This is a predicted structure of a 372-nucleotide RNA (Bacterial RNase P class A) from a Bacillota bacterium.
The sequence was found by an Rfam model in a public genome assembly.
Taxonomically the source falls in Bacillota (Bacteria, Bacillati).
Model confidence (mean pLDDT): 76 of 100.
Of the family's consensus pairs, 98% are formed in the model.
RNA sequence: UGAGUAAACUAGGCAGUCGCGGGGGUAAGUAUGACUUCCGAGGAAAGUCCGAGCUCCGCAGGGCAGGGUGCUGGGUAACGCCCAGUGGGGGCGACCCCAAGGAUAGUGCCACAGAAAUAAACCGCCCGGGUAAAAAAUUUAUUUUUUAUCCGGGUAAGGGUGCAACGGUACGGUAAAAGCGUACCAGGGGCCGGGUGACCGGCCUGCUAGGUAAACCCCACCCGGAGCAAGACUGAAUAGGAGGGAGAUGACGUUGCCCGCCGAAUCCCUCGGGUGUGAGUCGCUGGAGGAGCCAGGCAACUGGCGCCCUAGAUAGAUGGCUGCCGCUCCUUUUAAGGAGAACAGAACUCGGCUUACAGGUUUGCUCAUGCA
Numbered sequence: 001u002g003a004g005u006a007a008a009c010u011a012g013g014c015a016g017u018c019g020c021g022g023g024g025g026u027a028a029g030u031a032u033g034a035c036u037u038c039c040g041a042g043g044a045a046a047g048u049c050c051g052a053g054c055u056c057c058g059c060a061g062g063g064c065a066g067g068g069u070g071c072u073g074g075g076u077a078a079c080g081c082c083c084a085g086u087g088g089g090g091g092c093g094a095c096c097c098c099a100a101g102g103a104u105a106g107u108g109c110c111a112c113a114g115a116a117a118u119a120a121a122c123c124g125c126c127c128g129g130g131u132a133a134a135a136a137a138u139u140u141a142u143u144u145u146u147u148a149u150c151c152g153g154g155u156a157a158g159g160g161u162g163c164a165a166c167g168g169u170a171c172g173g174u175a176a177a178a179g180c181g182u183a184c185c186a187g188g189g190g191c192c193g194g195g196u197g198a199c200c201g202g203c204c205u206g207c208u209a210g211g212u213a214a215a216c217c218c219c220a221c222c223c224g225g226a227g228c229a230a231g232a233c234u235g236a237a238u239a240g241g242a243g244g245g246a247g248a249u250g251a252c253g254u255u256g257c258c259c260g261c262c263g264a265a266u267c268c269c270u271c272g273g274g275u276g277u278g279a280g281u282c283g284c285u286g287g288a289g290g291a292g293c294c295a296g297g298c299a300a301c302u303g304g305c306g307c308c309c310u311a312g313a314u315a316g317a318u319g320g321c322u323g324c325c326g327c328u329c330c331u332u333u334u335a336a337g338g339a340g341a342a343c344a345g346a347a348c349u350c351g352g353c354u355u356a357c358a359g360g361u362u363u364g365c366u367c368a369u370g371c372a
Base pairs, nucleotide, nucleotide: 001368002367003366004365005364006363007362008361009360010359012325013324014323015322016321017320018319020040021039022038023037024036025035026034042343046354047353049352050351051350052349053348054227055226056225057224061259062258063257064256066223067222068221069220070219071085072084073083074082075081086100087098088097089096090095101218102217106216107215108212109211110210122159123158124155125154126153127152128151129150130149131148132147133146134145135144136143137142138141167185168184169183170182171181172180186208187207188205189204190203191202192201193200194199231282232281233280234279241271242270243269244268245267246266253261254260289308290307292305293304294303295302296301327340328339329338330337331336332335
């Protein structure tokens, strides 16, 4: 210098002016108006995908069904998140990726091809027997050999099919073969050593029956439901009226079902009207909060100390315009002119994940090349 890799940060600035939402003050009564002052979106506020807080359901007990997670250890309020490792895969490397329990519980499936897709035999190889033909020998109707064919048996070396064929390669061995034997390699089991553990290393042992569990399933662990339109208060607001239906043979509720529990003269549906700012107040924002220092820990994270903090709307405010400066691009008279500026936007609150994102800044590391 170039190429890459991991991580962190930023998300235009200042001024003026016109507006919008909220709090306080003027303000002793009325306060939805006026004036004034202060505050007013994000790293993802998003998707609503996980996990919690909080609220209600008569605290949610048992069984079945259902759902989720799935290497190990740790962190955390909790998690499907994070950290540190193990194993596997990719990259020269920094580094990155993994839905990574069980295929010896059982079942299913494995296109086409192939005999066969799980304990197989089509061709082949070998042995025994029968028949036929030929040849040789002689005892002339027997024996032996060869070839063809049939039957019985052994084998899985070789061929062929396939993504995959019953561990692989080589030598020995055999009638032909085969872990049948030996050596090496792959896997399994046992023992020893190391590690909290996943696992790793060594030695011994012929023990060797494919793949698929994001197929059913098995194993281990976890899960009550509904959600701020939760819910509470004010008010006549769950009232009161009319019609229909269900109900101690247990409605309604409690989880989808069953048991269990609870327990009502009530419950459900429809109709039409009234009382309200087309209700209001609370919940509502200060919290598992933030950065700093110290301590523990490889880290995630935890503890201590003092410090800091200001959206809270309800159809939804957080904006528009002007000027100057900064950034990027274009033009030319080199200093001016013109153009552009991402993704997006609170709605009860947190912890995560995922997705979107213009331009810019910083740091660690790797590879290549050049120079000293």